[in-house]
RNA sequence: GGCCCCAUCGUCUAGUGGUUAGGACAUCGGCCUCUCACGCCGGUAACCGGGGUUCAAGUCCCCGUGGGGUCGCCA
Numbered sequence: 001g002g003c004c005c006c007a008u009c010g011u012c013u014a015g016u017g018g019u020u021a022g023g024a025c026a027u028c029g030g031c032c033u034c035u036c037a038c039g040c041c042g043g044u045a046a047c048c049g050g051g052g053u054u055c056a057a058g059u060c061c062c063c064g065u066g067g068g069g070u071c072g073c074c075a
Stems, first nucleotide, its partner, number of pairs: 001071007010025004018055001027043005048064005
């Protein structure tokens, strides 16, 4: 450098055009307990950037950025 794949709460992850963007862990508050843990209830918290298509985009397309894989180059 070519090609391919990936990017969503703090972390891991679901969502294949119309979801209130969901779940687990973590975190905060409460309940429970003599206390802690466990357990239960509730809260906060996310779509990498830009553009395009569409009535409607996390989702499809293009460019960029970052990461990964593979092939090649650096005789």
Transfer RNA from Deltaproteobacteria bacterium ADurb.Bin207, 75 nucleotides, folded computationally. The sequence was found in a public genome assembly. Rfam family: tRNA.